RNAcentral holds the sequence, with entries from ENA. Bacterial RNase P class A from a Lysobacterales bacterium, 369 nucleotides, folded computationally. It is recorded under the gene name rnpB. The prediction has a mean pLDDT of 77.
């Protein structure tokens, strides 16, 4: 001076007018009157970094529940945080970048099943197409080349993927057929809490390809519905229940009386419904500073007090800075813009959208000194 990467924050400021709905408070009016409604004055608060999607977690409620299996659903390197979690946050492996750094669903494939289009001989305890090599026959002077039989897996060919990979030696040609290094398994041994790492040592010539967001094993969580959760007051009309009255009225049964059984009012009680009221915002809370801790976070002092409506308020206007862009007479003047959005029980997260702006760590390249 390029070019990038990873983190944290803001999301217009101020003033006036007129408005809206919550809360105190003040007095005036009504009225069924310790209260309840009207209109008013004062004061004080009034959306978001995502209020969003509702995809996970947990409070809180109510129902259910000795206890454990089952079946279903999730999660899945280690460790740590945290009320909790699929979230952080440290580290471990793999991958991708020249690097800061990104990204990953990253437990098992020697418990069993099952799946691999096309190509290819052959896709799982395999297979031989082309080729390489031997032996017979044939044929030729001699070869080449054809047939039978057998050996091969080096080299070519297919495929995402074909039973380690360089090189020696071997061999009729070839092969872990031996051997060396490299890979790879298994054991130990060193650090490491651990996952993991080490050519430190030994054994194994290499047995076991690939798929588990394909059944499935393994280990661990998870009971169910949600504030229309749920508690409380509590009409009017029906209906239930108990007492009392009126009485022996009517009806019904039944040839008749007794009986039984409906039918009347009048209090009281439970039970629901409209309607009310509480749940409802003090909280795993903000700020500040200090102390642990690589961090996530966690203690401790201090300080604040920050919507709570309930069809649903939180708005507009008008100056003036600021911030973008155009234009012009260019220390200026004049236009025009200014995101994604929008609280309903609350908190922790992910994810998703977003005009524009800060500010902080750090890589890589070029250049000067």
């Nucleotide at each position: 001076g390029g070019a990038g990467u990873c983190g944290g924050c803001c999301g217009g400021g101020c003033a006036a007018u007129c408005g809206c709905g919550c809360c105190g408070u003040c007095g005036c009016g009504g009225c069924u009157a310790u209260g309840c409604c009207g209109a008013g004055g004062c004061g004080g608060g009034g959306a978001g970094g995502a209020a969003a999607g509702u995809c996970c977690g947990g409070g809180c409620u109510c129902c259910g529940c000795a206890g454990g299996g089952c079946a279903g659903g999730g999660u899945g390197c280690c460790a740590g945080g945290u009320a909790a979690c699929g979230c952080c946050u440290g580290g471990g492996g793999g991958a991708c970048g020249u690097g800061a750094g990104u990204c990953c669903a990253c437990g098992g494939a020697a418990a069993g099943u099952g799946c691999a289009a096309c190509a290819g001989a052959a896709a799982g305890c395999a297979u031989a197409c082309c080729g390489c090599c031997c032996g017979g026959c044939u044929g030729u002077c001699a070869a080449a080349g054809g047939c039978c039989g057998g050996g091969u897996a080096a080299g070519g060919g297919u495929g995402a993927a074909a039973a380690g990979g360089u090189g020696c030696g071997g061999u009729a040609a070839g092969a872990g057929c031996g051997c060396a290094c490299c890979g790879c398994g298994c054991a130990g041994g060193u650090g490491g809490c651990a996952a993991c790492a080490c050519g430190c040592u030994g054994c194994g010539g290499c047995u076991a390809g690939g798929u588990a967001a394909a059944c499935c094993c393994c280990a661990c969580c998870c009971g169910g519905a949600g504030c229309a959760a749920g508690a409380c007051c509590a009409a009017a009309u029906a209906g239930g229940a108990a007492a009392g009255c009126a009485a022996u009225g009517c009806c019904g049964u039944g040839g008749c009386c007794c009986g039984c059984g409906g039918c009347g009012c009048u209090u009281u009680c439970g039970g629901g419904u409209a309607g009310g009221u509480c749940g409802c915002u003090c909280g795993a809370g903000g700020c500040u500073g200090c102390c642990g801790g690589u961090g996530a976070c966690g203690g401790c002092a201090g300080u604040c007090c920050c919507a709570g409506a309930g069809g649903a308020a939180u708005g507009a206007u008008u100056g003036c800075c600021g911030c973008g862009g155009g234009g012009c007479u260019u220390u200026g003047c004049u236009c025009c813009g200014a995101a994604c959005a929008g609280a309903a029980c609350c908190c922790g997260g992910c994810u998703u959208a977003c005009a524009g702006g800060c500010c902080g760590a750090c890589u890589c390249c070029a250049u000067u000194u």